Context: one part of a larger RNA
């Protein structure tokens, strides 16, 4: 100092586990929003923070309905309280809802800062009505009387309250509404300028803003490929901007066919990598006809279509509640194993319970229930809007583009910027320049369910998905910490045990930190850094060598 063997200690790999993810299928829902949304600030508890929940009525109020013993959310205990005079919980309906955020009274460096109008306060006079009290009349009763009680009705210079009016008072506060643009619509006013418009006010209505993907339009790339590049290809893709729905678009042939015929759109399989179309280079690339899903037609002055509201009929929707059937014995710290004997099953899906439970628990099966002025579907009727007589600056041509698989090609067919510019069913479009003949349809209005697409989102169920370096970036106070001026970029970090029974008490020690004892435990070599506990590394020991 090496090697070896043994023992410890360090790390946290492996096994085993899930509260979390990922991916599917089947229904639902497909929107929220000036009746202030989406998101957020700052409050709110017996509470220091963190999530939740809510909102100055603040982990909550109120009413209905379920429910029946505990319960005051979570982290996470303690204190204090509530509740069968029914809590807590769970549905449904309602009230509150600070301050920012379209934010909408100005502003503004979001959660902050000024504001202005109405009403809202007190005193007092007057009208008017209603009570009350007094007084007069009249009537009944009751008393010898004087007078009392009730009833009707009248006066009232009295008192109260309501409601209108008018007048003072002096400051100041608190509170509730309302003030933004736009655009349509109706009033009011009103210039230069005479009529009038412009302008300017007011009053009703509707917008505005968020939202994952699915649609439709507008605009429109580049890397890349072609082994370089320039036509071409990425690709009408990304990105942007507008719009709309629960689906969007499309859509009832001037459509397709081929001498036979098919009958709207839509999407799927074939046709077919075909026919084509291309510096015929790389690449791009249909249709028809057939097989499927769906299926629907309809309007233009009327017995109609669509769209909104209202009635009323049926259907159906909440929390929720019953729910079979097993015991012994053995080993263990605990039985569901194991052995021995029974039962339910329209229930042997699943979960938990001190190891693995059809018969312990929650539940499955089935089977029962059900409000509102409540939501949802269908269908009937009422009223109410609305739409329009067959489509001219149109088809179609000439230049210049786009779109059709189709790059100007022999290029037909759609869209147009632009010049020209018809016929009028005795016509006209199309059938891939074009002519004929023949076939077929009938543009230049309009609306239309389903079949197709998509899933922020809810609810059931499943998995030859993952199992904590994985599965979401996040099983755990994760879009935090934490980094950055910002845009933005983003971790790590699950496990004692059946049950805390989380180590009373004593000793060392500094009234530590760590340890020995003692105790709980099946186990403490399970001790809050806690199941298992690898391996680099790091010490002791005990051999051998040097």
């Nucleotide at each position: 100092g090496g090697c070896a063997u043994u023992u410890a200690g360090u790390g946290g790999a492996u096994g085993c586990c899930u509260u979390g993810g990922c991916g599917a299928u089947a229904a639902g829902a497909g929107g929220c929003g000036a009746u202030g949304a989406a998101g957020g600030a700052c409050g709110u508890g017996c509470u220091a923070c963190a999530c939740u929940g809510c909102g100055a009525u603040a982990a909550g109020c109120c009413a209905u309905g379920g429910g029946g013993a505990g319960c005051u959310g979570u982290g996470a205990a303690g204190g204090a309280g509530c509740u069968u005079u029914g809590a807590u919980c769970c549905a449904u309906g309602g009230a509150u809802u600070u301050c920012c955020g379209a934010a909408u009274g100005g502003g503004g460096a979001a959660a902050c800062c000024c504001a202005c109008c109405u009403c809202u306060a007190u005193a007092u006079c007057c009208a008017u009505u209603u009570c009350a009290a007094g007084c007069g009349u009249a009537g009944c009763g009751g008393g010898u009387a004087a007078c009392c009680g009730c009833u009707a009705u009248g006066c009232c210079a009295u008192g109260a309250a309501a409601c209108g009016g008018g007048u003072a008072u002096a400051a100041a506060a608190c509170g509730a509404g309302g003030u933004a643009u736009a655009a349509a619509u109706a009033a009011c006013u009103a210039a230069a300028u005479a009529c009038a418009u412009a302008g300017g006010u007011u009053a009703u209505u509707u917008a505005a803003g968020c939202g994952a993907a699915c649609c439709c339009g507008g605009c429109g790339a580049a890397u890349u490929g072609a082994a370089a590049u320039a036509u071409c290809u990425c690709a009408g893709u990304a990105g942007c901007c507008g719009g709309a729905g629960g689906a969007a678009a499309a859509g009832a042939c001037a459509u397709c066919a081929a001498u036979u015929g098919a009958g709207a759109c839509u999407c799927c399989g074939u046709u077919a990598g075909u026919a084509g179309u291309g510096a015929c280079g790389a690449g791009c690339g249909a249709a028809c006809c057939c097989g499927g899903a769906u299926g629907a037609g309809g309007c233009c002055a009327g017995u109609g279509g669509c769209c909104a509201c209202g009635u009323c009929a049926u259907u159906u929707u909440a929390a929720a509640c019953a729910g079979a059937a097993c015991g012994g014995u053995c080993u263990g710290g605990a039985a569901a194993a194991g052995c021995c004997g029974a039962c339910c099953a329209u229930a042997g899906u699943g979960g938990g319970u001190g190891a693995c439970a059809g018969u312990c628990c929650c539940g499955u099966a089935u089977g029962u229930g059900u409000a509102a002025u409540g939501g949802a579907a269908u269908g009937a009727u009422g009223c109410g809007g609305u739409c329009c007589u067959u489509g001219a600056g149109u088809a179609a041509g000439g230049c210049g583009g786009g779109a059709c698989a189709c790059g100007a090609g022999a290029a037909a067919u759609c869209c147009u910027g632009u010049c020209u510019g018809a016929a009028c069913a005795u016509g006209g479009g199309u059938c891939g320049a074009c002519c004929a003949c023949g076939a077929u349809c009938c543009a230049a209005g309009c609306c239309u369910a389903a079949g197709u697409a998509c899933u922020c989102c809810u609810u059931a169920u499943c998995g030859a998905c993952c199992g904590a370096u994985a599965g979401u970036g996040a099983a755990c106070a994760a879009g935090u910490a934490c980094a950055g001026u910002g845009a933005u970029g983003g971790a790590a970090a699950g496990g004692u045990g059946a049950a805390a029974a989380g180590c009373a008490c004593c000793c060392c020690g500094a009234c530590g930190a760590g340890g020995g004892g003692a105790g709980u435990g099946a186990a403490a070599g399970a001790g809050c850094c806690c199941c298992u506990g690898a391996a680099a590394c790091u010490g002791a020991a005990u051999g051998c060598c040097u």
Source information
A computed fold for a 546-nucleotide part of an RNA from an Alphaproteobacteria bacterium, annotated as large-subunit ribosomal RNA, domain I. Rfam family: Bacterial large subunit ribosomal RNA. Gene Ontology terms of the family: ribosome and structural constituent of ribosome. Taxonomically the source falls in Alphaproteobacteria (Bacteria, Pseudomonadati, Pseudomonadota).